[in-house]
Context: one part of a larger RNA
């Protein structure tokens, strides 16, 4: 000199863009943070409306539906934190002929026919509660056989084949042409979305290897599933991953083993560079979710807001037993030099579910607080010498603050008050109208298309930004320094005292170094101090 997730002191007008628990991975009251689908299924309220009524009520609608239940998909993403980890954790480059991959996409083929349950519900038992049990009823895209099997898998094989295993689910809309009943529909047909199997793609993930990046040798030897082989088990998959047996190996001064510290990277800061330091925000990746352990479900977890066991802690209890996990967003206590609102909205972007409408989303978009940082603007412009008053100083002549002020003229950025206008961020989707198209069809219906055109609709921020007009002049500058380094000097007070100080050093009666004043210098909504890095 530069830098900072800073803090402290004094001071402080506005705006834009960023950033904001670095400490206790300490404990947490309260609310919210993951749901959705009625176009899978049974059951089925309420308001409102309609009808009936013996005025008690009942029926229908509400219903493309509420609270629950079965079932599907999601909950493995998104969000947080950095405790652990010196490791194939990360970075980079390869390998996987040793692998898996839901949803999506391309393509091929299939989707036949049956059965038995369990919730919900009803009755009931136990319990303070949490909850648990018993009996009975019932549906499905839930579950289980059977059939079918191109491809696929397994075994055998004379390589021609043979034998065996193994799949599925329907729902909604439209139509009455054909077939059948019969006159509007059930079957049926048709369209769409689903379902099953195979082959590919894409995406994501697992595993393996080369190389690279901390400190200590006052850590020198270390290792027994250890190193390798055979066989088996296990896994999606290789492998001592695990087991049995066999051999006695493996690593190491190119630092093994041990100890300490630490998430890693893109990057960030500094520096002419080489290098050094750092790893907040943002992005990639890993690990963790009260502490330790374990598996279940699933395409994917050994799962932050799932389950089980143990432990510590907190809470409830009828003392028998139960409940909980903010390192999600806010917020509280505590710790600390120190770090924000128990805000608004799903309008946008993204995500989950759904055919869609839509629902959910503390992701996200915004607003609030904080000079914490960077950037921008303002605190007026012109004129004004009796060089006013006053302060300071003086050699008492004067000098200086100083065109500074006052006064006069002007402006109105910003600010205050009022009036008017007023965005971009929104285009989709859906719906309506018109048109086009084609596979298929009996079809003009229906459906489809990243089809076309037009219409309609949607904004938390917010009546915000911005623009115009009228009125007002009245609130907006401080901080540090002035002995040398280092830009800037005098007077008074003090008298080795009180004090200053980054280094050298000042102060013991004329202190440019202490304290005050006047003046000056520097920076300026900041200026200094402290800490840390280069």
């Nucleotide at each position: 000199g530069a830098a900072c997730g800073a803090a402290c002191g004094u001071u402080a007008g506005c705006g834009g863009c960023g950033c904001g628990c670095u400490u206790a991975a300490c404990a947490c009251a309260u609310g919210c943070a993951a749901g959705u689908c009625g176009a899978a299924c049974g059951a089925g309220a309420a308001a409102g409306c309609u009808c009936c009524u013996u005025c008690g009520g009942g029926a229908g609608u509400g219903a493309u539906u509420a609270c629950a239940g079965u079932g599907g998909c999601g909950c493995a993403c998104g969000g947080g934190u950095g405790a652990g980890u010196a490791a194939c954790a990360c970075g980079u480059g390869g390998g996987u002929a040793a692998u898996c991959u839901a949803c999506c996409u391309u393509u091929u083929g299939g989707c036949g026919g049956g059965g038995g349950a369990c919730a919900a519900c009803a009755u009931u038992u136990c319990g303070a509660a949490a909850g648990a049990g018993a009996u009975g009823c019932u549906a499905a895209u839930a579950c289980c056989g059977c059939a079918u099997a191109a491809g696929u898998c397994c075994a055998c094989u004379u390589c021609g084949g043979u034998g065996g295993g193994g799949a599925a689910a329907g729902a909604u809309g439209g139509c009455c042409u054909c077939u059948u009943c019969u006159u509007g529909a059930a079957a049926g047909c048709u369209a769409u979305c689903a379902c099953c199997a195979g082959a590919g793609g894409a995406u994501g993930a697992g595993c393996c290897c080369g190389c690279g990046g901390c400190c200590c040798a006052u850590c020198a030897g270390u290792u027994u599933g250890u190193u390798g082989g055979u066989a088996g088990g296990g896994u999606a998959a290789u492998g001592g991953c695990c087991u049995a047996c066999c051999a006695a190996g493996g690593c190491u001064u190119c630092g093994a083993c041990g100890g300490g510290u630490a998430g890693c990277u893109g990057a960030u800061c500094u520096g002419a560079g080489a290098g050094g330091a750092u790893g907040a925000u943002c992005a990639g990746u890993c690990a963790c979710a009260c502490u330790g352990g374990a598996a279940c479900u699933g395409a994917g977890a050994c799962a932050c807001g799932g389950u089980c066991c143990a432990g510590a802690c907190u809470c409830c209890u009828a003392c028998g037993g139960g409940a909980g996990g903010c390192a999600g967003c806010a917020g509280u206590g505590g710790g600390g030099a120190a770090u924000a609102u128990u805000g608004c909205g799903c309008a946008a972007u993204g995500g989950g579910g759904g055919a869609g409408a839509c629902c959910c989303u503390g992701a996200c978009g915004c607003a609030g607080c904080g000079a914490c940082g960077c950037c921008g603007c303002g605190u007026g412009g012109g004129u004004g010498a009796u060089g006013a008053a006053g302060g300071u100083u003086u050699u008492c002549g004067g000098a200086u603050c100083g065109u500074a002020a006052a006064g006069c003229c002007c402006u109105g950025u910003g600010g205050g008050a009022g009036a008017g206008g007023g965005a971009a961020g929104a285009a989709c989707a859906a719906c309506c109208u018109a048109g086009g198209g084609g596979a298929a069809u009996a079809a003009u219906a229906c459906c489809u298309c990243a089809c076309u055109a037009g219409g309609c609709c949607u904004g938390a921020c917010g009546g915000u930004a911005c623009c115009u007009c009228u009125c007002c002049a009245g609130a907006a500058a401080g901080c540090a320094c002035c002995g040398g380094c280092u830009a800037a000097c005098u007077c008074c007070g003090u008298g080795c005292c009180a004090g200053c100080a980054g280094c050298c050093g000042c102060g013991g009666u004329a202190a440019c170094a202490c304290g005050g004043a006047g003046g000056g210098u520097g920076c300026g909504a900041a200026c200094g101090u402290u800490g840390u890095u280069c």